[in-house]
The prediction has a mean pLDDT of 83.
This is a predicted structure of a 107-nucleotide RNA (c-di-GMP-I riboswitch aptamer) from Paenibacillus sp. YN15.
The model forms 100% of the base pairs in the Rfam consensus.

RNA sequence: AACUGAAAAAGGCAAACCCGUACAAAAGUCGGGGACGCAAAGCCACGGGCCUAAGCCGCCGCAUGAGUCGUUUGACAUGCAGCAGGUAUGGCAGCCGGGCCGCCGGA
Numbered sequence: 001a002a003c004u005g006a007a008a009a010a011g012g013c014a015a016a017c018c019c020g021u022a023c024a025a026a027a028g029u030c031g032g033g034g035a036c037g038c039a040a041a042g043c044c045a046c047g048g049g050c051c052u053a054a055g056c057c058g059c060c061g062c063a064u065g066a067g068u069c070g071u072u073u074g075a076c077a078u079g080c081a082g083c084a085g086g087u088a089u090g091g092c093a094g095c096c097g098g099g100c101c102g103c104c105g106g107a
Base pairs, nucleotide, nucleotide: 003106004105005104012038013037017033018032019031020030022029023028036094042100043099044098046097047096048095049092050091051090055087056086057085058083059082061080062079063078064077
């Protein structure tokens, strides 16, 4: 240095769940408790995957306004409300792969 995790030692992390006058639109994150597990459950969203959809787009409804066509109407614009619709610029590293770094032991 690469490989490897049998038995050890020093330690480390912390799922679900609970709590919070923390952050966030949400997903999720953060803090406290808690331990299912983890030899990278340390770090990085690069590829795939998954979660969310504020904004934007789409659809639908209502209201308003002016212009054009026009018999009604329709189309356009703005505002409001809704949607089991689409979308990441938001997330997940404890989903897989990849990259970077690292403790102890082994042959």